[in-house]
RNA sequence: GCCCAGGUGGCGGAAUUGGUAUACGCACAACACUUAAAAUGUUGCGCCGCAAGGCAUGCGGGUUCGAGCCCCGCCCUGGGCA
Numbered sequence: 001g002c003c004c005a006g007g008u009g010g011c012g013g014a015a016u017u018g019g020u021a022u023a024c025g026c027a028c029a030a031c032a033c034u035u036a037a038a039a040u041g042u043u044g045c046g047c048c049g050c051a052a053g054g055c056a057u058g059c060g061g062g063u064u065c066g067a068g069c070c071c072c073g074c075c076c077u078g079g080g081c082a
Stems, first nucleotide, its partner, number of pairs: 001081007010026003019065001028044005046055003058074005
């Protein structure tokens, strides 16, 4: 340099016909249980905001009524070829 795969909450990881972003698990917080803790159970958990609402899928553009998903250019990670 070329080719392929990937980048989504604090972490892993879904959302593939373009149509509710954050399912599910872990972690965390509160409560219950306990002498106390662990374990277990219940509830909550992206960000801003009093709320209404707004914003966010590596970064910047584009297409579309609508983009995590399609197109273009970059950045980063892993693999292959030279």

Background: Transfer RNA from a Candidatus Magasanikiibacteriota bacterium, 82 nucleotides, folded computationally. It matches the Rfam family "tRNA". Rfam describes the family as follows. Transfer RNA (tRNA) molecules are approximately 80 nucleotides in length. The source organism's lineage runs through Bacteria, Bacteria candidate phyla and Candidatus Magasanikiibacteriota.